[in-house]
RNA sequence: CCUGGAGGAAGGACGGCCGCUCCGAAUCCUUAGAACGUUCGGAGAGGAAAGUCCAGACAGCACAGAGCGAGGCGCCCGGCGCAAGCCGGGGGCGGUCCACGCAAGCGGGCCGCACGGAUAGGGCCACAGAGACGUAGUCUGCGCUCUAAAAAGGCGCAGGGUGAAACGCGGUAACCCCCACCUGCUGCAACCUCAAGCAUGGCCGCCGACGCUGCUCGCCGAGGCCAGGGUAGAGGGCACCUGCCCAUAAAGGGCGGGCCGGUCUUUCCAAUCGGAGACCGGAGAUAGAUGGCCGUCGAAAACAGAAUCUGGCUUAUCUCCCUCCAGGCACG
RNA sequence: GGGCCGAUAGCUCAGCCGGUAGAGCAACGGCCUUUUAAGCCGAUGGUCCUGGGUUCGAGUCCCAGUCGGCCCACCA
Numbered sequence: 001c002c003u004g005g006a007g008g009a010a011g012g013a014c015g016g017c018c019g020c021u022c023c024g025a026a027u028c029c030u031u032a033g034a035a036c037g038u039u040c041g042g043a044g045a046g047g048a049a050a051g052u053c054c055a056g057a058c059a060g061c062a063c064a065g066a067g068c069g070a071g072g073c074g075c076c077c078g079g080c081g082c083a084a085g086c087c088g089g090g091g092g093c094g095g096u097c098c099a100c101g102c103a104a105g106c107g108g109g110c111c112g113c114a115c116g117g118a119u120a121g122g123g124c125c126a127c128a129g130a131g132a133c134g135u136a137g138u139c140u141g142c143g144c145u146c147u148a149a150a151a152a153g154g155c156g157c158a159g160g161g162u163g164a165a166a167c168g169c170g171g172u173a174a175c176c177c178c179c180a181c182c183u184g185c186u187g188c189a190a191c192c193u194c195a196a197g198c199a200u201g202g203c204c205g206c207c208g209a210c211g212c213u214g215c216u217c218g219c220c221g222a223g224g225c226c227a228g229g230g231u232a233g234a235g236g237g238c239a240c241c242u243g244c245c246c247a248u249a250a251a252g253g254g255c256g257g258g259c260c261g262g263u264c265u266u267u268c269c270a271a272u273c274g275g276a277g278a279c280c281g282g283a284g285a286u287a288g289a290u291g292g293c294c295g296u297c298g299a300a301a302a303c304a305g306a307a308u309c310u311g312g313c314u315u316a317u318c319u320c321c322c323u324c325c326a327g328g329c330a331c332g
Numbered sequence: 333g334g335g336c337c338g339a340u341a342g343c344u345c346a347g348c349c350g351g352u353a354g355a356g357c358a359a360c361g362g363c364c365u366u367u368u369a370a371g372c373c374g375a376u377g378g379u380c381c382u383g384g385g386u387u388c389g390a391g392u393c394c395c396a397g398u399c400g401g402c403c404c405a406c407c408a
Stems, first nucleotide, its partner, number of pairs: 001328008012297007020044008046303001050314002053312005058187004070183003074179001075090006091115001092113007100105001116178002121176002123172003133168001138160008191236004200227005208220001210218002229407003240258007259282009333404007342357004351388001360374004381397005
């Protein structure tokens, strides 16, 4: 220098023109008001808005407490957090590279890890092998015993062979399970209010009431299921609060303050939490808007589009920049 | 928007608690028949959706992704 991989930052700015949705004002129309239209002013997607994997807020239902069941999580210590998850330190295991060494191994660098328990118990371990966990037992050698001696047998020791694993309390818990910790269920199509319209029928039926009766039946009945009928609308939930100024007024904008969320710096610290400070953000549609073209800036192309909100995880991502790793080439 | 399933031969589906993946139909070859169909016999045919992990070993267990399907409105 090139190529590849991992992680991170960034995800255009300014000006002009033309649109889209919504908000506000004026105006046309109208008896009046609204809507439509016209003019003017204003606001308008992301780092993942995604997958819906895990949670919280919020809402309805349930709920004395405890237990069972189900789901999630899992090395140790510290911190935030209900928990997942994240950060720091330490340990263990695996991979790769380098050094030492004949080798076994050992040390270091980098990367990764779903890393509790196999002495609570159950299940499984194909093929191969004598044998896959049952006091079962193969081959070879040696020793002892038995015998006059050898063979066979018995006991003990060592080794071979098969296999992922070979008697050692084996392997497997991303099989059941045990231990520790956390968790009520359903989800904004939750839920609340208003409006419009319609047609009920069948089955089951706790407690209870009535009738008849005799321990069953009929009927009424909260409720549940099925079939059928009607509607396919509106508003709230739902887009943070507030002071001053500007915009003649409003929508809104600017500068502040508070609240919430994120990032960074500094201090304490191993690292956080906490304290102090700086910067950025808090859009809101309802068939679903947020776009296109041109010019300049080196280039502006990728993944991709909010739908109740917030946090975490995972996945996708052009070009440029930063850090690390691996390989190659050239020079010293 | 929310919830729940599935992907295995050309088609429709099995495959338990992990151990060399099967059935029916279709397609191919042969027999039978004058010929076809039906029938009989035989052989073929698999990226178990994709990638990674756990394990000695994965269609099966776990994680991530791709594609396809189903259900959920309100009123009485």

This is a predicted complex of two RNAs, RNase P RNA and transfer RNA, with 408 nucleotides together.
Rfam match: Bacterial RNase P class A. It is annotated as a ribozyme. Rfam describes the family as follows. Ribonuclease P (RNase P) is a ubiquitous endoribonuclease, found in archaea, bacteria and eukarya as well as chloroplasts and mitochondria.